[in-house]
């Protein structure tokens, strides 16, 4: 220098013009049983105004309302071990399995490293199911072909061949998968039948908090596999979500309680006239309540954001110091110009030209998974290549 991978940062910049939102500050005007730091509207100036995923709504949690003696069934969810954290199905360190490339070493089965990937990884000896096609046989075996032995017939007779009746899981051949495996003995052929190693199980004992692992001794060795079937085990687990909620409150209609012989119009007042109503669940007058539109909170100052430094392998924590960074309710964060930067094309190397510059967009808030993304920076590791 390239190339792959992982982590982290960032997400175009300046400047002018124009909106748009909510927030100070000032100042006009209107209104008032309240003259106030009120309340409505309007001008003006400051200054603030999307994300690394605001998304999917998976998963965990704050906060609300509701429901809940107590325990159980039921359903979900998670599932090696320790740790971090407000929790979690995250995260971050271990351990075990598989796999993949490679080195080395055994006769050989294997068995030692290196360096990567994947890993829902409690139980299959509680019980039930399942196990396609092949294949004799798919589970507390089986004899299709082969081997062997015996015994009978035929032939070309120390032997082949058939046919019957035993041995026998070494060999072949099915298959994802077939009752440990490799060697040597053994043996009528075989067989943990015996022996050694390799796998297996089971006690001690050493190491670690703990998964778990060494090393010894025994034991011929066992009813494969599937629980991302059902089940069983342990452990967690109300239930719905800010349109959750909480307060204040017109008009209209309906509800209770008082009052009630009278009430209401004919522009003020008295006569009259017209309506309603006259002992009732009445008109009408007052109060009180629940409730609707509307209004206020909830609402953003937080498990909060940056920087040193400490503890720890990490994740993550503690000290201190520094910051305030959207909060709307049909929902604003926008649009135009011009100069610049990256890309990518052409160049006569002076610039032209791109409609190329990404996903995407806050609605109560955090933590975290998953997915979507033009680019560029910077750090770590491994390949290769180039120079000294």
């Nucleotide at each position: 220098c390239u190339g792959c991978g992982c982590g982290a940062u960032c997400a175009g910049g300046c400047a002018a013009c124009u909106g748009c939102u909510g927030g100070g500050c000032g100042u006009g005007c209107u209104c008032c049983u309240u003259u106030g730091c009120g309340a409505g509207u309007g001008c003006g100036c400051c200054g603030g105004g999307a994300g690394g995923a605001a998304a999917g709504u998976c998963c965990g949690g704050u906060c609300u309302u509701c429901a809940u003696a107590g325990g159980g069934c039921g359903g979900c969810a998670u599932g090696c071990c320790g740790g971090c954290u407000a929790a979690c199905g995250g995260c971050c360190g271990g351990g075990g399995g598989u796999u993949u490339g490679u080195g080395c070493u055994u006769c050989a089965a294997g068995g030692c490293g290196c360096a990567g990937g994947c890993u829902a990884c409690g139980g299959a000896a509680a019980g039930u199911g399942c196990c396609a096609c092949a294949g004799a046989a798919a589970a507390g075996a089986u004899a299709c072909c082969g081997c062997c032995c015996g015994u009978u017939g035929a032939c070309c007779c120390u032997g082949u061949c058939a046919g019957c009746g035993g041995g026998u899981a070494a060999g072949g051949g099915u298959g994802a998968a077939a009752u440990g495996g490799u060697g040597c003995g053994g043996u009528a052929a075989g067989a943990g039948c015996g022996c050694a190693c390799c796998g297996c199980a089971g006690u001690u004992c050493a190491a670690g908090c703990a998964a778990u692992c060494g090393a010894a001794c025994u034991g011929g060795c066992a009813g494969g596999g599937u629980a991302a079937a059902c089940c069983c085990c342990a452990u967690g687990u109300g239930a719905a979500g800010c349109a959750a909620g909480a307060c204040c409150a017109a008009a209209u209609a309906g509800g209770g309680g008082a009052g009630g012989a009278g009430g209401a119009g004919c522009g003020g007042c008295c006569c009259g006239c017209u309506c309603c109503g006259u002992u009732a669940c009445a008109a009408c007058u007052u109060c009180c309540g629940g409730g609707u539109a509307g209004g206020u909170c909830g609402c953003u100052g937080g498990a909060g954001c940056c920087c040193u430094u400490c503890a720890g392998c990490a994740a993550u924590g503690a000290c201190g110091g520094g910051c305030c960074u959207a909060g709307a309710g049909g929902a604003a964060u926008g649009g135009u110009u011009g100069c610049c930067g990256u890309c990518c094309g052409c160049u006569u190397c002076g610039g032209c030209g791109g409609a190329a510059u990404a996903c995407a967009g806050a609605a109560a808030c955090c933590g975290g998974c998953u997915u979507a993304u033009c680019g560029a920076u910077c750090g770590c590791g491994c390949a290769g290549g180039u120079u000294u």